[in-house]
Context: one part of a larger RNA
RNA sequence: CGUAGGGCGCUUGAGGGGGUCUGCCCACAGUACGAGAGGACCUGGGUUGGGGGCACCUCUGGUGUACCGGCUGUCGCGCCAGCGGCAGAAGCCGGGUAGCCAUGUGCCUAACCGAUAACCGCUGAAAGCAUCUAAGCGGGAAGCGGGCCCCAAGAUAAGGCGCCCCACCCGAGGGUUUCCUCGGGGUAAGGGCCGGGGGAGACUACCCCGUAGAUGGGCCGCAGGUGUAAGCCCCGCAAGGGGUUGAGCCGAGCGGUUCCAAUCGCCCGAGG
Numbered sequence: 001c002g003u004a005g006g007g008c009g010c011u012u013g014a015g016g017g018g019g020u021c022u023g024c025c026c027a028c029a030g031u032a033c034g035a036g037a038g039g040a041c042c043u044g045g046g047u048u049g050g051g052g053g054c055a056c057c058u059c060u061g062g063u064g065u066a067c068c069g070g071c072u073g074u075c076g077c078g079c080c081a082g083c084g085g086c087a088g089a090a091g092c093c094g095g096g097u098a099g100c101c102a103u104g105u106g107c108c109u110a111a112c113c114g115a116u117a118a119c120c121g122c123u124g125a126a127a128g129c130a131u132c133u134a135a136g137c138g139g140g141a142a143g144c145g146g147g148c149c150c151c152a153a154g155a156u157a158a159g160g161c162g163c164c165c166c167a168c169c170c171g172a173g174g175g176u177u178u179c180c181u182c183g184g185g186g187u188a189a190g191g192g193c194c195g196g197g198g199g200a201g202a203c204u205a206c207c208c209c210g211u212a213g214a215u216g217g218g219c220c221g222c223a224g225g226u227g228u229a230a231g232c233c234c235c236g237c238a239a240g241g242g243g244u245u246g247a248g249c250c251g252a253g254c255g256g257u258u259c260c261a262a263u264c265g266c267c268c269g270a271g272g
Stems, first nucleotide, its partner, number of pairs: 001154001005165007015151004021050003025046002027043001033038001051109006060102004067095005072087006112146003119139004166272001168185007190268004194210005215261003218257005224250003231244005
């Protein structure tokens, strides 16, 4: 810009893309076959794996850069105690929430339908027979078209459904009440800007929220992680131990609460 007013939401699917894999075991059956040893086809049904894919974090684990604790050297806060800095842009070590992950968990690979290949047939002439073929009609593949997943109406043949907003004002030209075309203005539904944000994200986009509000932060509670803080008291000459105490501290999780910040606003947007 188009899709024959402007908008919001939900869709159909022309047409594309993805996927399509495979082993063992069980039953049939110790049957057919075979002197025996051995040992099936077919038929399906069931079970369990491998490979691949998608999703997820309950479980098992990984990471988790400052969430908790421990440790060494040194420097500082006057000293003790208690803390802090540095030793990587984590000093080292032990753990670890959310998130993100796999080695963890769930699901998928199909069933089924249709048309076929080789091939197997029915009926059947040409050619009194025969013949699956010449007319006609069946069966038949991991393959083909559907079926499953994703994109998709610029699919210009531009689709469908529901709902919302409405036939304002001015000017120019044609025409001459009516009407047509063009330009401008203020609006409607709605949209954008702006702001608070988001398992959305390079930017953008997308999604949510903006005081008629729980969107982020703070605070409070809970979960969860560390693992019993400091101070004081007791025991011990001391190192240290015990009590207060599952204490203290605590990112992202689950909630609550208007304390802080989303203030106030501005712009665009139909006349068929």
This is a predicted structure of a 272-nucleotide part of an RNA (large-subunit ribosomal RNA, domain VI) from a hot springs metagenome. Its Rfam family is "Bacterial large subunit ribosomal RNA".